Annotation: The part of an RNA shown here (small-subunit ribosomal RNA, 5' domain) has 576 nucleotides and comes from Petasospora maritima. The full RNA is in RNAcentral, with records from SILVA. It matches the Rfam family "Eukaryotic small subunit ribosomal RNA".
[in-house]
Context: one part of a larger RNA
RNA sequence: UAUGCUUGUCUCAAAGAUUAAGCCAUGCAUGUCUAAGUAUAAGCGAAUUUAUACAGUGAAACUGCGAAUGGCUCAUUAAAUCAGUUAUAGUUUAUUUGAUAGUACCUUUCUACUCGGAUAUCCGUGGUAAUUCUAGAGCUAAUACGUGCUAAAAACCCCGACUGUUUGGGAGGGGUGUAUUUAUUAGAUAAAAAAUCAAUGCCUUCGGGCUCUUUGAUGAUUCAUAAUAACUUCUCGAAUCGCAUGGCUUCGUGCUGGCGAUGGUUCAUUCAAAUUUCUGCCCUAUCAACUUUCGAUGGUAGGAUAGUGGCCUACCAUGGUGGCAACGGGUAACGGGGAAUAAGGGUUCGAUUCCGGAGAGGGAGCCUGAGAAACGGCUACCACAUCCAAGGAAGGCAGCAGGCGCGCAAAUUACCCAAUCCUAAUUCAGGGAGGUAGUGACAAUAAAUAACGAUACAGGGCCCUUUCGGGUCUUGUAAUUGGAAUGAGUACAAUGUAAAUACCUUAACGAGGAACAAUUGGAGGGCAAGUCUGGUGCCAGCAGCCGCGGUAAUUCCAGCUCCAAUAGCGUAUAUU
Numbered sequence: 001u002a003u004g005c006u007u008g009u010c011u012c013a014a015a016g017a018u019u020a021a022g023c024c025a026u027g028c029a030u031g032u033c034u035a036a037g038u039a040u041a042a043g044c045g046a047a048u049u050u051a052u053a054c055a056g057u058g059a060a061a062c063u064g065c066g067a068a069u070g071g072c073u074c075a076u077u078a079a080a081u082c083a084g085u086u087a088u089a090g091u092u093u094a095u096u097u098g099a100u101a102g103u104a105c106c107u108u109u110c111u112a113c114u115c116g117g118a119u120a121u122c123c124g125u126g127g128u129a130a131u132u133c134u135a136g137a138g139c140u141a142a143u144a145c146g147u148g149c150u151a152a153a154a155a156c157c158c159c160g161a162c163u164g165u166u167u168g169g170g171a172g173g174g175g176u177g178u179a180u181u182u183a184u185u186a187g188a189u190a191a192a193a194a195a196u197c198a199a200u201g202c203c204u205u206c207g208g209g210c211u212c213u214u215u216g217a218u219g220a221u222u223c224a225u226a227a228u229a230a231c232u233u234c235u236c237g238a239a240u241c242g243c244a245u246g247g248c249u250u251c252g253u254g255c256u257g258g259c260g261a262u263g264g265u266u267c268a269u270u271c272a273a274a275u276u277u278c279u280g281c282c283c284u285a286u287c288a289a290c291u292u293u294c295g296a297u298g299g300u301a302g303g304a305u306a307g308u309g310g311c312c313u314a315c316c317a318u319g320g321u322g323g324c325a326a327c328g329g330g331u332a333a334c335g336g337g338g339a340a341u342a343a344g345g346g347u348u349c350g351a352u353u354c355c356g357g358a359g360a361g362g363g364a365g366c367c368u369g370a371g372a373a374a375c376g377g378c379u380a381c382c383a384c385a386u387c388c389a390a391g392g393a394a395g396g397c398a399g400c401a402g403g404c405g406c407g408c409a410a411a412u413u414a415c416c417c418a419a420u421c422c423u424a425a426u427u428c429a430g431g432g433a434g435g436u437a438g439u440g441a442c443a444a445u446a447a448a449u450a451a452c453g454a455u456a457c458a459g460g461g462c463c464c465u466u467u468c469g470g471g472u473c474u475u476g477u478a479a480u481u482g483g484a485a486u487g488a489g490u491a492c493a494a495u496g497u498a499a500a501u502a503c504c505u506u507a508a509c510g511a512g513g514a515a516c517a518a519u520u521g522g523a524g525g526g527c528a529a530g531u532c533u534g535g536u537g538c539c540a541g542c543a544g545c546c547g548c549g550g551u552a553a554u555u556c557c558a559g560c561u562c563c564a565a566u567a568g569c570g571u572a573u574a575u576u
Stems, first nucleotide, its partner, number of pairs: 001572005009446001011444001015439001016406001022404003026401003031065002037062002043057002063425001072359003082280003087275002091273002097268003111239001115146002122138001125135003155176005162169002177236001179232001181230006201210003216223001238262001240261004246256003282330003289321003296318008334356003338349004361382002364379003384395001386393002412437001414436003420433001421431003452482002455478010489509002491506001493505001519565005524546002530560001532559004541548002
C1' cells in the first nucleotide's frame, strides 16, 4: 500500500502518486472604482436645498492596473536539477519607501485663463447555419492619442569691433537644464631640509617675501562625480483630478495661496530576477578511450544580449577529459528539508502540504509587458477531437467538482468568502487560493460494552479450637435477588456557524440477559491455550517451517471449553 471479516463514542485527518504527463461532456476556477481619469444611458432618484454646462447614484464602454501570483503534476532531467557556500567591480528591476527638475521659444503683433484631430459606449442600417464574428453610416469624452509656451541672478566657455605695442584692456554677440551616443581631460597624495644658475608672476614699508592652494568611496576599477567637443527618428521637464476656499488689492474677476490624488526624469531603497565560485549524487567495464573543421579547448576582434561568456561569426593556435572511471548505457531518478528502522556504524524510502526546478497533448516560433519563450495568450506543424445548412468555425481539466479508460489501487458535478491571505482604480468587488460540510477502519488520540451490595455455595490466611464446628479478614462461583450510576441513541432550548451539521452545554425520554448481545485469528512444536465429544478415514482437507490425515486424528470438518490481541484482528506484498 492493497484486500478479507468486524465496527458503539470523542478528537484528528491522508486521499486517482504507483497503471495511462491517457482522453474528456457540463459548470465554475481572474478580474478590478475611490472625494479624487472619462457619464447627455432617451437608467434610477426627485430626496437634497447654491445649483439652466455638470455636481446624487450609476449599467455599459474608453482609460489604468492585474492576469508572469496562486493552484496542479513529476513526464523530462545524473555535475543537469538541487543543497550548503561565493560573486555581480559582469547586469535588469513594474511596484514600495526616501530624495530629485527656474535653463524649453530662437525671433519680435503671438493660444497660455488651457491647443488639435479621432474613437468607443449610444443611435440607426445590415451580413452569416454558426463563434466572446463583425461591416457600413451618424454623433460625443479623456490622466486615451497627439501638439505645445513659461522664469531670476551669478559664474564659466567661445568669438571678438576697437584700443595699445607693455604685462595687455576690452564694448558687443553666442553657448552652457536633463537624457542619448562617441571621443578626450580631471578624479592627486610614501618622507625632510638647504643652496645655486637662468627666465619672470604677484605683494612690497623698495630691505625683501612667496604664505594660504581643492579632490569622495573601496581590498581593488576605465568607480562615483565633474568638465570639454560634437551627436540624436531629441527622452523628461504636468494643457490632469478632488476637497476647502482664504489673503492682498491700483476694484480689473487683477495678483497670490492650503491640504492630497494621479503622473513624471535620475539616484538610492525594497520586492525580486538572471548568470556565477567551491564541494557534494544511485547501478553499470557484457561501456576504455572520448571530444574536434556542423565549436571540441584557448586567444584576438566583432556581433548579439539587461549583462559575463564559443552564446554566435571571422581569423589564428591545437588543445580539453580519462583507471581518483572520462565517454556511453540503465534508473519501476525531479533535488533537498525530511520518513521508517535503531547499541554504535548503517540500510531502505522521500510522487505527496515547506524551499528550489521543470511542464501544461508533442515539438517549434512569437506578441504584449517591468516581468512570459505565458498556454484558463497568439501563430504554424504533428497526433487527437467538436459543431456544420459542407461554404466554414471552434479546441487543450498535470485548476475544483465530475465522466470514460486503466488498473490490486484512490471522495461531492455540495455551501461560503465569515476566518487566513492575495489582487485591483480598491475599507465596499473578486478569489474551486482558502475555509465549511459530504465520502473516508490511510494513519494517529482518548477509551463504553458494566460497577456495587445482600443471599447461597466453595475455598484461603489468622484466632478460638480436643474434633465436630464457630468467628473474623476476604477470594471466587452462582439460570436467586436488590436498588443505585451512566452514556450510545432520541431531543425542547441555547451555544456553535456565513448559514447549517457535529462537538462542548442541557430540560424531557433512554438497561435487566430475549439486550443497547465484540470481534478476528488460534489451541502438536516454534508459540499463550484441550491427550474433551461427534464426523471423516493418506479421502476431504490442514500446514509460513517441522509435520497431521491409511478407523480411538492433541493438527482436517463441527460442538463445547480454553488462549492471544481487542474496536479491531487476519492475509498478500515491499522494506528495516